A computed fold for a 352-nucleotide part of an RNA from an uncultured bacterium, annotated as small-subunit ribosomal RNA, central domain. It matches the Rfam family "Bacterial small subunit ribosomal RNA". Gene Ontology terms of the family: ribosome and structural constituent of ribosome.
Context: one part of a larger RNA
């Protein structure tokens, strides 16, 4: 390489999302004949291999004859399939329109209450805090507790859910503005406009970085108190960066469903979310059917097992990514990116 694989053994890229080249692609008519198929002719040295004869007493060995498959060139023919042409026709894919609907989807602004902390004032007096037990710590300069007032920052109890939305990361007090996507229904319109996607572009938790703000609580580092043989920890008292905001970087996570995307097919049952229709009703609820999503259990089937099972890890097709014993190593070197931290790409010797 071929092959075999990628939930957990090595392996799905974070994600996706957009999307270029490329690969693949619905129904139908006519044509072309590039692929394809058939025929004819040529070429594919000799030796060798295969087959049939013959010669050395046999054999090995040697001689003669001959062939297939296959590849390729030219010409002729065929038109089922692929392709191309007619910018032909169609509507089941895809998209658009119309009418409804749900939603923590995003961005910006405004705003609310509870709580913690701090400050001021009143009441009040000796404790408070903390732990397995203590101590460091706070407090007679009046703490803790309690009442009133004020400041400031961060997060939003109940609702709340196996719930919803988003491509993923993720998104939750309330209101307003702008804005993306989705679902359902009805017909109508366009007429294959599609799927996937190497490179590329965009997004991307937390931590971290730069500049400027902010700083209540929490809290790496650090200091102290304990514990202990020691204790660079676990526990306690403090506390700096940070956590928050704006702008700009970083580009990684057990970025997980450890499961790439698309399409079709293959028993059901039960919940739940959104919508429609039917039934019922004065109307709603209830009940039934369908579509889309999200969960639990399961037939067949699959799987090494665990388990998966119409949201497949079943049965198939198309496209991309990735794996190939372990250590060395996600390292060295080189390159690209980055302010840096580092990230991406990515070996070998050697050992086993």
């Nucleotide at each position: 390489c071929u092959g075999g694989g990628c939930g957990u053994a090595a392996a799905g890229a974070g994600u996706u999302g957009c999307g270029u080249a490329g690969g693949c692609g619905g129904u139908u008519a006519a044509g072309u004949a590039a692929g394809u198929u058939g025929g004819u002719a040529g070429u594919g040295a000799a030796a060798g291999c295969g087959u049939g004869a013959g010669g050395c007493u046999c054999a090995a060995c040697c001689u003669c004859a001959u062939a297939u498959c296959c590849a390729u060139u030219a010409c002729c023919a065929a038109a089922a399939c692929u392709a191309c042409u007619u910018u032909g026709a169609c509507u089941a894919g895809a998209g658009c329109a119309u009418g409804a609907g749900a939603g923590a989807g995003g961005u910006a602004g405004c705003u609310g209450g509870a709580a913690u902390u701090c400050c001021c004032u009143g009441u009040g007096u000796a404790g408070g805090a903390g732990u397995g037990a203590a101590a460091u710590c706070c407090g007679u300069a009046g703490a803790u507790a309690u009442a009133g007032g004020g400041a400031g920052g961060a997060a939003c109890a109940c609702c709340g859910a196996u719930g919803g939305c988003g491509u993923a990361g993720g998104c939750a007090g309330g209101c307003u503005a702008c804005u993306g996507g989705c679902u359902c229904a009805u017909u109508g319109c366009u007429g294959a406009c599609g799927c996937u996607c190497a490179g590329g572009c965009a997004c991307g938790a937390a931590a971290g970085c730069g500049u400027g703000g902010g700083g209540a609580g929490c809290g790496a580092c650090c200091g102290g108190g304990a514990u202990u043989a020691g204790a660079u920890a676990c526990c306690c008292c403090g506390u700096u960066a940070g956590u928050c905001c704006a702008c700009g970087c970083c580009g990684u996570a057990a970025a997980c469903g450890a499961u790439g995307g698309a399409u079709g097919c293959u028993a059901g049952c039960u919940g739940u979310a959104a919508g429609a229709c039917g039934u019922a009703u004065c109307g709603a609820c209830c009940c039934g059917u369908c579509u889309u999503g999200u969960a639990g259990c399961g037939a067949a089937g699959c799987u090494a097992a665990c388990g998966c099972g119409u949201u497949a890890a079943g049965c198939a097709u198309c496209c991309c990514g990735c794996c190939u014993g372990u250590g060395g190593a996600g390292u060295a070197c080189g390159a690209g990116c980055g302010c840096a931290a580092g990230c991406u790409u990515a070996a070998a010797a050697c050992a086993u």